About this RNA
A computed fold for a 74-nucleotide RNA from Candidatus Methanohalarchaeum thermophilum, annotated as transfer RNA. Its Rfam family is "tRNA". On this family, see Hou, Trends Biochem Sci 1993: "The tertiary structure of tRNA and the development of the genetic code". The family's RNA type in Rfam is transfer RNA. Lineage of the source: Archaea > Methanobacteriati > Methanobacteriota > Methanonatronarchaeales > Candidatus Methanohalarchaeum. The sequence is in RNAcentral, with records from Rfam.
[in-house]
This record gives sequence, structure tokens and C1' cells, in this order.
RNA sequence: GGGCCUGUGGUCUAGGUGGCUAUGACAUCGCCUUGACAUGGCGGAGAUCACCGGUUCGAACCCGGUCGGGCCCA
Repeated sequence: GGGCCUGUGGUCUAGGUGGCUAUGACAUCGCCUUGACAUGGCGGAGAUCACCGGUUCGAACCCGGUCGGGCCCA
């Protein structure tokens, strides 16, 4: 230098062919249960979907560019 894959709450992750209020687990907070703890049950908070621009009535999703990570070729 060229090619491919990848970036979504604190962590990991789902999200078919663009359209309900972006999914679940762990962690965290509150309540119930216990003499107390653990387990269990119920509920809450937590995301600019890496960034910029474009297409579209509408973008996490499509297109272009930039940045970070990984692999391959030279």
C1' cells in the first nucleotide's frame, strides 16, 4: 500500500428484506420473602446504535468518507 471482518447501556449480546416505545443476560438500585444472610419473586434506572455527510416520508440497518480493533496478501 491492497482486501475482508468488526464497533449497539458498566460488561457481553439480539435486532430477516429500512417502519411499533432498540432485545435479553450479568452487574447496579428499590420493594417483597427471612430472626438475619443467601437463593427466589416483582419493579426501576442506565444507549446520540464509533464519528461526519448523503439517499429516503422515515436509517442501528442502504451509500460515501474518517477513526478504533482484528485477520489475510504484499